Overview:
A computed fold for a 1523-nucleotide RNA from a metagenome, annotated as small-subunit ribosomal RNA.
[in-house]
RNA sequence: AGGGUUUGAUCCUGGCUCAGAACGAACGUUGGCGGCGUGGAUUAGGCAUGCAAGUCGAGCGGAAAGGCCCCCUUCGGGGGGUACUCGAGCGGCGCAAGGGUGAGGAAUGUACGGGUAACCUACCCUCGGAACAGGGACAACUCCGGGAAACUGGGGCUAAUACCGGAUAAGCUCACGAUGCUUGCGGGCGAUGUGAGAAAAGGUGGGGAUCGCAAGACCUGCCGUCCGGGGAGGGGCUCGUAUCUUAUUAGCUUGUUGGUGGGGUAAAGGCCUACCAAGGCUGAGAUGGGUAGCUGGACUGAGAGGUUGACCAGCCACACUGGGACUGAGACACUGCCCAGACUCCUUCGGGAGGCUGCAGUCGAGGAUCAUUGGCAAUGGGCGAAAGCCUGACCAUGCGACGCCGCGUGGAGGAAGAAGGCCUUCGGGUUGUAAACUCCUGUCACCGGUUAGAAAAGAGUGCGGGUUAAUACCCCGCGCUUUGAUAAAGGCCGGAGAGGAAGUCACGGCUAACUCCGUGCCAGCAGCCGCGGUAAGUCGGAGGUGGCGAACGUUGUUCGGAAUUACUGGGCGUAAAGCGCUCGUAGGCGGUCUUUCAAGUCAGGUGUUAAAUCCCCCGGCUUAACCGGGGAACCGCGCUUGAUACUGUUGGACUCGAGUUCCGGAGGGGUGUGUGGAACUCCCGGUGGAGCGGUGAAAUGCGUAGAGAUCGGGAGGAACGCCGGAGGCGAAAGCGACACACUGGACGGACACUGACGCUGAGAGGCGAAAGCUAGGGGAGCAAACAGGAUUAGAUACCCUGGUAGUCCUAGCCGUAAACGAUGGGCACUAGGUGGGAGGAGUUCCGAUGCUUUUCCUGCCGUAGCUAACGCGUUAAGUGCCCCGCCUGGGGAGUACGGCCGCAAGGCUAAAACUCAAAGGAAUUGACGGGGGCCCACACAAGCGGUGGAGUAUGUUCUUUAAUUCGAAUCAACGCGAAGAACCUUACCCGGGUUUGACAUGCCGGUGGUAAGAAUCCGAAAGGAGGAUGACCCCCUUCGGGGGGAGCCGGCACAGGUGUUGCAUGGCUGUCGUCAGCUCGUGUCGUGAGAUGUUAGGUUAAGUCCUGUAACGAGCGAAACCCUUGUCGUUAGUUGCCAGCGGGUAAUGCCGGGGACUCUAACGAGACUGCCGCGUUUAAGCAGGAGGAAGGCGGGGAUGACGUCAAGUCAUCAUGGCCCUUAUGCCCGGGGCGAGAAACGUACUACAAUGGCCGGUACAAAGGGCAGCAAGACCGUAAGGUGGAGCAAAUCUCUAAAAGCCGGUCUAAGUCCGGAUCGAGGGCUGCAACUCGCCCUCGUGAAGUUGGAAUCGCUAGUAAUCGGGGGUCAGCCAUACCCCGGUGAAUAUGUUCCUGGGCCUUGUACACACCGCCCGUCAAGCCAUGGAAGCCGGUAGUGCCCGAAGUCGGCGAGCGAACGCGUUUAGGCGCGGCGCAGCCGCUUGUGGCAAGACCAGUGACUGGGGCUAAGUCGAAACAAGGU
Repeated sequence: AGGGUUUGAUCCUGGCUCAGAACGAACGUUGGCGGCGUGGAUUAGGCAUGCAAGUCGAGCGGAAAGGCCCCCUUCGGGGGGUACUCGAGCGGCGCAAGGGUGAGGAAUGUACGGGUAACCUACCCUCGGAACAGGGACAACUCCGGGAAACUGGGGCUAAUACCGGAUAAGCUCACGAUGCUUGCGGGCGAUGUGAGAAAAGGUGGGGAUCGCAAGACCUGCCGUCCGGGGAGGGGCUCGUAUCUUAUUAGCUUGUUGGUGGGGUAAAGGCCUACCAAGGCUGAGAUGGGUAGCUGGACUGAGAGGUUGACCAGCCACACUGGGACUGAGACACUGCCCAGACUCCUUCGGGAGGCUGCAGUCGAGGAUCAUUGGCAAUGGGCGAAAGCCUGACCAUGCGACGCCGCGUGGAGGAAGAAGGCCUUCGGGUUGUAAACUCCUGUCACCGGUUAGAAAAGAGUGCGGGUUAAUACCCCGCGCUUUGAUAAAGGCCGGAGAGGAAGUCACGGCUAACUCCGUGCCAGCAGCCGCGGUAAGUCGGAGGUGGCGAACGUUGUUCGGAAUUACUGGGCGUAAAGCGCUCGUAGGCGGUCUUUCAAGUCAGGUGUUAAAUCCCCCGGCUUAACCGGGGAACCGCGCUUGAUACUGUUGGACUCGAGUUCCGGAGGGGUGUGUGGAACUCCCGGUGGAGCGGUGAAAUGCGUAGAGAUCGGGAGGAACGCCGGAGGCGAAAGCGACACACUGGACGGACACUGACGCUGAGAGGCGAAAGCUAGGGGAGCAAACAGGAUUAGAUACCCUGGUAGUCCUAGCCGUAAACGAUGGGCACUAGGUGGGAGGAGUUCCGAUGCUUUUCCUGCCGUAGCUAACGCGUUAAGUGCCCCGCCUGGGGAGUACGGCCGCAAGGCUAAAACUCAAAGGAAUUGACGGGGGCCCACACAAGCGGUGGAGUAUGUUCUUUAAUUCGAAUCAACGCGAAGAACCUUACCCGGGUUUGACAUGCCGGUGGUAAGAAUCCGAAAGGAGGAUGACCCCCUUCGGGGGGAGCCGGCACAGGUGUUGCAUGGCUGUCGUCAGCUCGUGUCGUGAGAUGUUAGGUUAAGUCCUGUAACGAGCGAAACCCUUGUCGUUAGUUGCCAGCGGGUAAUGCCGGGGACUCUAACGAGACUGCCGCGUUUAAGCAGGAGGAAGGCGGGGAUGACGUCAAGUCAUCAUGGCCCUUAUGCCCGGGGCGAGAAACGUACUACAAUGGCCGGUACAAAGGGCAGCAAGACCGUAAGGUGGAGCAAAUCUCUAAAAGCCGGUCUAAGUCCGGAUCGAGGGCUGCAACUCGCCCUCGUGAAGUUGGAAUCGCUAGUAAUCGGGGGUCAGCCAUACCCCGGUGAAUAUGUUCCUGGGCCUUGUACACACCGCCCGUCAAGCCAUGGAAGCCGGUAGUGCCCGAAGUCGGCGAGCGAACGCGUUUAGGCGCGGCGCAGCCGCUUGUGGCAAGACCAGUGACUGGGGCUAAGUCGAAACAAGGU
């Protein structure tokens, strides 16, 4: 720091996704040790059990229990004392701390900084002063009661540091307050002062002079008490700033805002109350809804930010839920009280008890979070004078890899590179120095021994000092003794022995790491892209490799990457995004000079910003984590001093921004009123007489009741031709005949004036095409809906005939458009060129016309620059500033719900669930178009002949079959593989057999009467049985034989497969197409894909050539080179030829001979636009001509670029993988490939007279031939037979060429056409012609009279027609295929159309490329969601009713010790004061009732939406997408 993913590729936009770090985590697999941390995040759900707050006898009365002492005893016990210890009680302090949790709470909270002259503070420190003298009770206890219990009533006794009144009292409190200070003149403060008021408690140690029986007084210490001042620490209240989301919450508020009086509080205050006023808050977001403890900090990040608030620390809130007060310094109180409620428990049913969000623990819920441990030894807290007691705070231990950190699981050597595994091209490679083996070491764990520190205070004791009258007490110092939960855990020393200690995830790309096997779109994987349909590096296993390592992965969450909310740091012409336009409020921003102030801003100082954390340095644990010390930092806020450039503020001034005035011209700017002509329709009349109208073609429609046409007259409504122009005006929408009236704006020119008056503009207001709506008019034309006619498969459309709303006017709504320049407004700056519109100035003496110049408006081209590109470019999309609006992936959706507006239609505002990995922009290359241009081809046209109809042949489909073997499928399968299916072939079927095999190689064992194998038998054959006979080669040899090979037998490896995959392949082939194309190097252009070259102008059969040209060259193709054919020459003449010479025959190159000719076959020549002239452009080249056998590629062939079709072939062959192995191999007999309702392709033969038949007669070329061709001759009607001369062939033979020509006959007919079919008889091949051959003869004589739609071939020696040959082959189903020659045409004006192709261009939503893509309804499944009669739950209020406890107020006839007065029988009583119970009132919780609001859930049915390999109907969009 980036990467993957949209495309055929590219650039951009844009989302999704990954790599990083982190966590109070959880889950999976695995797990050696230690240190330090950390651990109920969910149900603030319910809780059994134990513990978590007590302490003080030196405050008090005391003695229930225990101890000790004494006495008594019936030996069971009883009584007394003591105060060692102390239950219960009175009293004091504490219990408001510590500990837990985060429910509530969006401000009564928190953070930071201030204020308190508006306040409080127990214990502690300090200072000052004081503690006098009295009184009456209540618990405990005792007695009598009630109750199951909890508990409780009554009588009686008693103490205090409990309670009560009195005295004294200041600098305390209150009141007054001269002189005085201050003031806003109302008042406020207030020294010295005056008056009034409020206190107290004792305990204990020592002493012993004096007093006292004693206690004590007294003296002295300590502790405690009271009043007051101060401090420290703690708190209350208050102010400023900051503090989540929602406007689909816009208005809220009646104690509300303020005042006065009063109350209340420690204290200000509507905090409360009475009265008065009518305020207060709010777009800088009030009120309401949702969510949330806040902070220091933590995580992440380069930072700015974002997220978060576990542990630790500060604050707040809460304690079963709700309410309330009491006590107290402090609470409205976690382990206090009262009431109400829910729940749980006890109960004798009357009534009671309880509150783990303390520590453990339990149940539940949950993916998930530990021990019902030890100790107060340390630190800290409460009480106490102290010892001490209490302390689940805390310190420790335990459990959990939950996190961080450290250590180990060994080290060195060791190649026969062991074995095994895996792979393999079978050679080997790899695991791998890894192991084994050798030599070492000893951390951790284990065993044994030894040992430090956490401990100091306190207490006891001894000594010394201080205090004192004192050797008490108390304080200080020193010595000794004593106190350890953890725990013998740790440290150290020693022992033993490599011994006890490695996993997990990944390996297609991103992303480090690859092979085999299994599976076969299955099973499965997957973070994204995507893997899997028989060769999977993506699944599962294995081997190997990579990463990390006591862990490794996964899941979840946060930040990052994401500049993907953009402050730092984004955008808005076409990707998402400029409001339709304007006016203007708030707000934001604002010209020049100067003055003031110092708010912003800047600088210095200062306070604060808790500690911890982070960072730096140093230090302590062996290191680290961890911990300690110091520093820095805490970017903020407050106070203070200063500066004044900029912004702001105050005052003054200016004119260039803005505006005013005057003059002038331009204009479809607006509104109203009126006027006009053309056209149209209708009405009336005339003329006239058959059609009109309409279309691709028609029809509906109109017309003899007179249309249309034409002339005249009249009526009506709407729109304004020409001018008219990317010309004008307007903010936009928009505005077009003419005249008048009223009226807005812009522009030019000019002096003067105002003096920043400006720009933008959230809300708000106004205008706003068309359509639509309301009411009333109007209605010619046009024309939704509708009707009819056509078209069509259909046609609710396109076309036609009609036609109503509407279009028009008035008044009022609606408020939207591709309201577009898809471009908000304003100002300034930044090259030019060329037009248009409206003005001005100069130039000339003036005018015209020019020229120059200037202002505004409006177009085009273009520089720089910008842009993803296209493009924009002084009218910016350039460069800056100011203000507003808007965007943040696609779909769902501009939809639902809610609100506002509207008469309605609808508009504005505007989501979510769910779903996809894209959606998109621009440009590129192709392909395609019922786009365009140019060009070619038997492509069409012009011709000739066919196919499609018939019969037959042949191939195919389908069907049938035991099998009808397989393949080929548009062109480019179908007389194709097959250039030969009766058996064989043969792959198929049935049956019979065989198993190392029909065939190859190797190994092991055996084998001489072996191998082979006659006769004979079974059998359809194969095969089996049978065994007469009976071997071969090499070496040695004693000649008996031995060894080996071959053969054979048995066995093992293996053979074999026309089994499968042509979509695993090689090779070969078809096709586009013999079309003219396909590319490369360098350069250049472009961000890039790419382009250029290869385009353009000509030309060609051709990317052939030329010219031009940011291209210059080159390659594969084209052409040429090759074969053949056409002319000539040279050479050579046998088997060919025969002119001349000779010989010979009935005749024949038959013979001698010859090379002249033909011919043969080798080499050459020839043709190159070379020559002429014409036009084009100088060229290339074209057309014409000459010469020539041939002329512009002379004809034909071979030759087939880059590539396309996963084209064809695994059945030619080869070959990977898979499959069969007594069978899917091999052999044999028979059958089948030849079937036949039907369909198609390709051919043959015909339908006849350009013909058939008969007779005669002429002329080829090219091939073949020894298991062959076969002559002459003879036989047979013939097929053929007999026979065999000749010939391995320019020699012999196949071999007759046929059409043609000559003559004859047939005469238009199903024929003397045609020959199918069938019958009979023959011939040939072959082991064998039944299925299933060919040929011959005789007889038979079918369809067919030129073929529908449609379709094929051919441009010259071609079509057509005629015959000949060959291959395969025993024969042949050959009418096929491949060659050969004979005869031998017609037509081409041309490129509009059909088909195919080439080049350029254009559009594209296609790229599997139009056989493409793609839309909507319907049908099916699944998912989420809206509406809905309703049902159900919750939240917060409002009104009314009832109203507990409690505070406050009132009453208080009942009750009451303290004080006062009076009285008295001296016990008391009465009255007053004070208090209490009780009652009443206000308030109030909860509850009830009522009407609503809001938020969830659910709901028959219903609406649309999304998703889902192969459903239905159409064909809307993309090409002019066929309107």

The RNAcentral record of the sequence draws on SILVA.